[in-house]
RNA sequence: GCUCCUGUAGCUCAGUGGUAGAGCGCUGCGUUGGUAACGCAGAGGUCGCGAGUUCAAUCCUCGCCAGGGGCU
Repeated sequence: GCUCCUGUAGCUCAGUGGUAGAGCGCUGCGUUGGUAACGCAGAGGUCGCGAGUUCAAUCCUCGCCAGGGGCU
């Protein structure tokens, strides 16, 4: 230099053109003599950044940024 993949909640990851999810973690409540475990409820996300296409973009296109793999 070329090329491919990844970027979504605090962490690990799903998701897919039509109001964004799970597990763990966190908070409250229940249970217990108490803790853990368990059950119920809840909070938490400009979906890396910007632009384009579209009635509508986390998803499609382009550029940029970051991380990783391959080639020279």
Transfer RNA from a marine sediment metagenome, 72 nucleotides, folded computationally. Its Rfam family is "tRNA". Rfam classes the family as a transfer RNA.